[in-house]
RNA sequence: CAGAGUAGAGAUCUGUGCGUGAAGUGUUCCGCGAACGGGGAGUUGUCGCGGGGACGAAGGGGAGACCCGCGAUACGGAUUUCGCAUCCCGCUG
Numbered sequence: 001c002a003g004a005g006u007a008g009a010g011a012u013c014u015g016u017g018c019g020u021g022a023a024g025u026g027u028u029c030c031g032c033g034a035a036c037g038g039g040g041a042g043u044u045g046u047c048g049c050g051g052g053g054a055c056g057a058a059g060g061g062g063a064g065a066c067c068c069g070c071g072a073u074a075c076g077g078a079u080u081u082c083g084c085a086u087c088c089c090g091c092u093g
Base pairs, nucleotide, nucleotide: 001093002092003091008082009081010080011079012078013077014076015075016074017073018071019070020069027053028052029051030050031049032048033047034046038089039088040087041086059068060067061066
């Protein structure tokens, strides 16, 4: 001097659910907490929990079992992209 590697995040596909009698998701405020390459530190960034506010939706078919949709829907799987905020040390060349 160059490079590798994490947690995690996004996209697409897919499985099983939930909602469609509106919860969830998203947004915002307050409080608390957690995680952040192998080691240390760590934010105004990320995530979670509790409480509050504003906003707010796609239903349809069937005699029925159910079926087709819809939702910034939950969890899992596959592929792929991005990727330690940052600092110091370490590792590989």

Notes
A computed fold for a 93-nucleotide RNA from uncultured Ruminococcus sp., annotated as THF (Tetrahydrofolate) riboswitch aptamer. The source organism's lineage runs through Bacteria, Bacillota, Clostridia, Oscillospiraceae and Ruminococcus.